About this RNA: c-di-GMP-I riboswitch aptamer from a Nitrospirota bacterium, 81 nucleotides, folded computationally. The prediction has a mean pLDDT of 86. NCBI's taxonomy places the organism under Bacteria, Pseudomonadati, Nitrospirota. The model forms 95% of the base pairs in the Rfam consensus.
RNA sequence: UCCCGAUAAAGGCAAACCCACUGCGAGGUGGGGGCGCAAAGCCUUGGAUCAGGCCGCAUGCCUGAUAGCCGGGCUGCCGAA
Numbered sequence: 001u002c003c004c005g006a007u008a009a010a011g012g013c014a015a016a017c018c019c020a021c022u023g024c025g026a027g028g029u030g031g032g033g034g035c036g037c038a039a040a041g042c043c044u045u046g047g048a049u050c051a052g053g054c055c056g057c058a059u060g061c062c063u064g065a066u067a068g069c070c071g072g073g074c075u076g077c078c079g080a081a
Base pairs, nucleotide, nucleotide: 004079005078012037013036017032018031019030020029021028022027035068041074042073043072045071046070047069048066049065050064051063052062053061054060
């Protein structure tokens, strides 16, 4: 340094649910909360799922959402075995 990841230390994030605001919607933001997380930090790049539109339906396409669905890229704290 890399792999790796502890009933270690310090600090960090925050699921469901509730409240407020916001979006047609999937959702988002803030507060409470704490299920979990070693990248649960960042990026929609591939896939997946979801929403809206085109559409009579399907296929398909377009625009979005999820980074806490799985990959990929970039960066990063600590250091037992």